[in-house]
């Protein structure tokens, strides 16, 4: 001097997952989720089970004993305020336990985890904001 790895602080990203308080890690505020009347809705469920969080679903073809898998299409999601177009990438995981439409009152649960560091998701157009 360069490269790689780790740790601390700091700047950011996905996400509801932040602040305060407490230190016997309770609690409070904020932000999210679920259950739950009337009215309304329902050709929806009753093993072909059904449902919830989440962007993370559906269909077709091939292979396979079958599944996993591979390819393609539609639909959905992605990062430096936002919208549109295009290119690129992604489409997991977990839970309830036979049961749940909407839903006032009411009841109840969560407040994690992961990634990144001079480039990030690149470009173009629009029209905003700030100085």
């Nucleotide at each position: 001097u360069u490269a790689u790895a780790u740790u601390a602080c700091a700047g950011g990203c996905c996400g509801a997952a932040u602040c305060u308080a407490a230190c016997u890690c309770a609690g409070g505020a904020g932000c999210g989720g679920g259950a739950g009347a009337a009215c309304c809705a329902u050709u929806u469920c009753u093993u072909u089970g059904g449902g919830g969080u989440g962007a993370a679903u559906u269909c077709a073809u091939a292979a396979u004993u079958a599944u996993a898998u591979a390819u393609g299409a539609a639909a959905g999601a992605a990062u430096a305020a936002c919208u549109c177009u295009u290119a690129u990438u992604c489409u997991a995981a977990c839970c309830c336990g036979u049961c749940a439409g909407c839903u006032a009152a009411u009841c109840u649960c969560g407040u994690a985890g992961g990634c990144u560091u001079u480039a990030a998701u690149g470009a173009g157009a629009g029209g905003a904001g700030u100085c």
Predicted 3D model of a 131-nucleotide RNA (c-di-AMP riboswitch aptamer (ydaO/yuaA leader)) from Megamonas hypermegale. Taxonomically the source falls in Megamonas (Bacteria, Bacillota, Negativicutes, Selenomonadaceae). Of the family's consensus pairs, 88% are formed in the model.